Small-subunit ribosomal RNA, 5' domain from a metagenome, 504 nucleotides, folded computationally.

Context: one part of a larger RNA
RNA sequence: GAGCGAACGCUAGCGGCGGGCUUAACACAUGCAAGUCGAGCGGGGAGCUUCGGCUCCCAGCGGCGGACGGGUGAGUAACACGUAGGUAACGUACCCCACGGUGGGGAAUAACUCAGGGAAACCUUAGCUAAUUCCGCAUACAGCCCCUCACGGGGUGAAAGCCUUCGGGCGCCGAGGGAUCGGCCUGCGGCCCAUUAUUUAAUCCUAGUUGGUGGGGUAAAGGCCCACCAAGGGUACGAUGGGUAGCUGGCCUGAGAGGAUGACCAGCCACACUGGGACUGAGACACGGCCCAGACUCCUACGGGAGGCAGCAGUGGGGAAUAUUGCGCAAUGGGGGAAACCCUGACGCAGCCACGCCGCGUGAGUGAUGAAGGCCUUCGGGUUGUAAAACUCUGUCGGGAGGGACGAAAGCUUCCUUCGGGAAGCCUGACGGUACCUCGCAAGAAAGCGCCGGCUAACUCCGUGCCAGCAGCCGCGGUAAUACGGAGGGCACAAGCGUUGCUC
Numbered sequence: 001g002a003g004c005g006a007a008c009g010c011u012a013g014c015g016g017c018g019g020g021c022u023u024a025a026c027a028c029a030u031g032c033a034a035g036u037c038g039a040g041c042g043g044g045g046a047g048c049u050u051c052g053g054c055u056c057c058c059a060g061c062g063g064c065g066g067a068c069g070g071g072u073g074a075g076u077a078a079c080a081c082g083u084a085g086g087u088a089a090c091g092u093a094c095c096c097c098a099c100g101g102u103g104g105g106g107a108a109u110a111a112c113u114c115a116g117g118g119a120a121a122c123c124u125u126a127g128c129u130a131a132u133u134c135c136g137c138a139u140a141c142a143g144c145c146c147c148u149c150a151c152g153g154g155g156u157g158a159a160a161g162c163c164u165u166c167g168g169g170c171g172c173c174g175a176g177g178g179a180u181c182g183g184c185c186u187g188c189g190g191c192c193c194a195u196u197a198u199u200u201a202a203u204c205c206u207a208g209u210u211g212g213u214g215g216g217g218u219a220a221a222g223g224c225c226c227a228c229c230a231a232g233g234g235u236a237c238g239a240u241g242g243g244u245a246g247c248u249g250g251c252c253u254g255a256g257a258g259g260a261u262g263a264c265c266a267g268c269c270a271c272a273c274u275g276g277g278a279c280u281g282a283g284a285c286a287c288g289g290c291c292c293a294g295a296c297u298c299c300u301a302c303g304g305g306a307g308g309c310a311g312c313a314g315u316g317g318g319g320a321a322u323a324u325u326g327c328g329c330a331a332u333g334g335g336g337g338a339a340a341c342c343c344u345g346a347c348g349c350a351g352c353c354a355c356g357c358c359g360c361g362u363g364a365g366u367g368a369u370g371a372a373g374g375c376c377u378u379c380g381g382g383u384u385g386u387a388a389a390a391c392u393c394u395g396u397c398g399g400g401a402g403g404g405a406c407g408a409a410a411g412c413u414u415c416c417u418u419c420g421g422g423a424a425g426c427c428u429g430a431c432g433g434u435a436c437c438u439c440g441c442a443a444g445a446a447a448g449c450g451c452c453g454g455c456u457a458a459c460u461c462c463g464u465g466c467c468a469g470c471a472g473c474c475g476c477g478g479u480a481a482u483a484c485g486g487a488g489g490g491c492a493c494a495a496g497c498g499u500u501g502c503u504c
C1' cells in the first nucleotide's frame, strides 16, 4: 500500500446491488419446511335432487414421490478431493428410439362389523370385501441351466388395467439401443513434526497381515468375508505414530515467481442427538423412515409411552460479534396428477444492520464598506474570508397531489390446422399504489471524523511544569512544549472517519 463474512469508538441524509453465528456439530418452546393421485380400489360422511342422479369431503388399500431440493463442516491426510484414464468386472426408476406381447384362472388382506385390553401411545381375537395388491396356468426372440465342435435342440422363465366424444388416449410385460446419473479400480498432484525409525534390517510397522487354491457375498473385480496352504507385505523417494485440516473451481496479495486462504456462488465428499444395524426400494444403510443401545428432555393412572431445528423463522446459552416467530406461490424450478389443480420456509420478494462496493445530495451565481464576532499582533495590522449577510436562481433529495408499470405467457374457451402448430377472446402480480412520469411547495431537514515534532501534508497562543499526560518507531513533558490539555487556524478523507485484529 492492498484486502476482510469483521469488531470497537465518534458520527450519520438518500438510493441501487450484494453480504450478514467465523464462537457451543451447545440445548431447544411454538408454527411452518413433502406430498399427491377418485381417470387404480372397496367403503364412510355431507350437500343438492325433477328420485334418474350430481357434487364435495374423509381415513384405509394401491401407485409415484419422500435417496431430489434445503442445512452443516463434526469426522476425514483418505482414491476424500483435483486431474488423466480404465471397467471384457457393473447398475440406472422416470425420459427418448425401435421390436414383440398384454390370453385364461385363483387367493389373501386393510378399511368395515363383532368382542376385548389400555390412562395414553396404541393393541388383540373372530368374521366380510375390492383393486393397476398377491399367486398359479398358458405363451416367449432375450437371459439362465443342460446336450452339442458348430448349426441347432430341450428345460426354465412375464403382464393390469383405467378413461373415452368410440377416432383414440394413458398405462402394463419381455427384450434391444440411447440419454442421464451413479458404483468400482488405477497413474499423477496438493499440510506440519524424524526431538515419531538401535542407520538399512530376522533388529521399525503389519496377523486377514501379503499372496495362492476353493467357496460365500455383491449390480460388479477384489482378503470384501470364510476354510485351507505358503511366508509374505510396507519403510529415510519417510513406513508407523502424533498434530492440524473437509477438497476444488476460485478468492486476497504480488511485476512475477510465490505466499496466504477456501465466507458468499458453483462442483465433489462427509454428517444428521451419540454409537451400531438392517428393512423397503431403480436408487439409502435414509436430516423432518424403522430397530437396538446410550446421554438428555417431556407425558404418565407408575404398568408404560413420546422426542431429536447442522431445514425457515424464533428462544436460551456462549461470544468482541452476525437479522423477521414477515408476504407470496405472480415468476423460475421441483413432486404428484390425463387435466383443472394441490403441495413446495427451494425460490421470488419484503423487513433489520453504513457490514461492503457503487451512485447522489447537504445547494448554484453574484457579492469588499474585506461587516460583526473569534484568534493572533511588533498595536500599524494580519487571519478566519467571498466565507457570511444581502440579491438573483435551481429543485437532485424531501414532504403534497394526480397518473402508474415491465416482470405474463403459459393456462382456459372458441375457431383453423399440413396435427408440428396457428389465430381471437378471457383470466392470472407477492413485490406494490413500489419503481417511474407529471403538476405545484420550498434552500427549506442533511457533516463528520482523524491528524498537524520527524517519518508524513498541516502552526500559533494559553494552561501545565518529568506532574497530568502522549506514543506505530525515534522519542516528548523537570517554567516560553509546533510532541501533554484547550482554543484559533491548517492538512487529509468524507456519510463516513479513526482504532484493533488478521493476510499478502
Stems, first nucleotide, its partner, number of pairs: 001504004006500005013360006019353002021318001026316003030313003035064003040061002043058006071271003081189007090182002095178003099174004103137001105135003112127002115124003143156005161170003191243003204234003209231008246268004250261001252259002273294005296307004324350001326349003332346001333344004363393004373384004398441001400439004407431001411426006448493001450491003453474003459488005469476002
Model confidence (mean pLDDT): 85 of 100.